Molecule: transfer RNA
Organism: Candidatus Nomurabacteria bacterium
């Protein structure tokens, strides 16, 4: 210097163009001599950044950061 892929919660990852979840982790309480495992609930101010299409954008189109990978 060219290709491509991937960036969402505190971690791992989801998510037809129409409410943004899950599961771990955490908060209460229950059970336990205690703790862990287990059971009830309860918490998510989270879409890398800047723009364009669109009534409507995590989703698409451009550019752009930051990792990863393959050419050279």
């Nucleotide at each position: 210097g060219g290709g491509g892929g991937c960036a969402u919660a505190g971690c791992u990852c989801a998510a037809c163009g129409g409410c943004a979840g899950a599961g771990c982790a955490g908060g209460u309480g229950g059970g336990u001599u205690u703790g862990g495992u287990c059971c009830c609930u309860c918490c998510g101010c989270g879409c890398g950044u800047g723009g364009g299409u669109u009534c409507g954008a995590c989703u698409c189109c451009c550019a752009u950061u930051g990792c990863c990978u393959c050419c050279a």